[in-house]
RNA sequence: GGGGGUAUAGCUCAGUGGUAGAGCAUGUGCUUGGAAUGCAUGAGGUCCUAGGUUCAAUCCCCACUACCCCUG
Numbered sequence: 001g002g003g004g005g006u007a008u009a010g011c012u013c014a015g016u017g018g019u020a021g022a023g024c025a026u027g028u029g030c031u032u033g034g035a036a037u038g039c040a041u042g043a044g045g046u047c048c049u050a051g052g053u054u055c056a057a058u059c060c061c062c063a064c065u066a067c068c069c070c071u072g
Stems, first nucleotide, its partner, number of pairs: 001071007010024004018055001026042005049063001051061002
């Protein structure tokens, strides 16, 4: 240089066009003599950035940035 992939909650990851969820972690309450475990409940996301298509975009298209893989 060429080709391909990934980017979503604090972490690991789902989400095939109709305002985004799970597990772990974390707050509160119950349970305990006190913890762990368990149960209930809550908070936490401008979906990397910027354009385009569409009535409507995390999702489709283009560009950009970062990282990973293959190749010369």
The prediction has a mean pLDDT of 83. A computed fold for a 72-nucleotide RNA from Camelus dromedarius, annotated as transfer RNA. It matches the Rfam family "tRNA". The family's RNA type in Rfam is transfer RNA.